[in-house]
RNA sequence: UCCGAUAAAGGCAAACCCGUCGCGAGGCGGGGACGCAAAGCCAAGGAUCAGGCCGACGGCCUGACAGCCCGGCUACCGAAG
Numbered sequence: 001u002c003c004g005a006u007a008a009a010g011g012c013a014a015a016c017c018c019g020u021c022g023c024g025a026g027g028c029g030g031g032g033a034c035g036c037a038a039a040g041c042c043a044a045g046g047a048u049c050a051g052g053c054c055g056a057c058g059g060c061c062u063g064a065c066a067g068c069c070c071g072g073c074u075a076c077c078g079a080a081g
């Protein structure tokens, strides 16, 4: 360094519910745990989703999503190999 254990310490938090912001996708706070070894950060590419536009059936614009994939940056602990 790769790697990731029936290890230790700690961390995050899906669905759902409440509050709040947003036209919306969804964000944030609280509760709650399905899961996660990058489920930490980053919308550049693809996918998906929302709003809008265009004689227009598939393109474009603006946004959302990092817990869909790919990629970039950073990081705790430590057996076996």
Base pairs, nucleotide, nucleotide: 002081003078004077011036012035016031017030018029019028020027021026034067040073041072042071045069046068048064049063050062051061052060053059054058
A computed fold for an 81-nucleotide RNA from an Acidobacteriota bacterium, annotated as c-di-GMP-I-GGC riboswitch aptamer.
Of the family's consensus pairs, 90% are formed in the model.
The organism belongs to Acidobacteriota, within Bacteria.
Its Rfam family is "c-di-GMP-I-GGC riboswitch aptamer". The family is grouped with related families in Rfam's "c-di-GMP_I riboswitch clan".